Molecule: transfer RNA
Organism: Lachnospiraceae bacterium
RNA sequence: GGGGUCAUAGCUCAGCUGGGAGAGCAACUGCUUGACGUGUAGUAGGUCGCAGGUUCGAGUCCUGUUGACCCCA
Numbered sequence: 001g002g003g004g005u006c007a008u009a010g011c012u013c014a015g016c017u018g019g020g021a022g023a024g025c026a027a028c029u030g031c032u033u034g035a036c037g038u039g040u041a042g043u044a045g046g047u048c049g050c051a052g053g054u055u056c057g058a059g060u061c062c063u064g065u066u067g068a069c070c071c072c073a
Base pairs, nucleotide, nucleotide: 001072002071003070004069005068006067007066010025011024012023013022019056027043028042029041030040031039049065050064051063052062053061
């Protein structure tokens, strides 16, 4: 220098053929307990790496770019 994969909640990840942003764990609150834990019900938490483009509509498609890892030279 060329190419590929990945980037989504605090952590680990899902998200199909473009239309509702989600799960588990963690956090917080209520109930339960003498208390803690367990159990149970619920709540909060998101610029979907960044910037543009296409589209009525983008996590998803296109372009550029940043970072991590891998391959070729």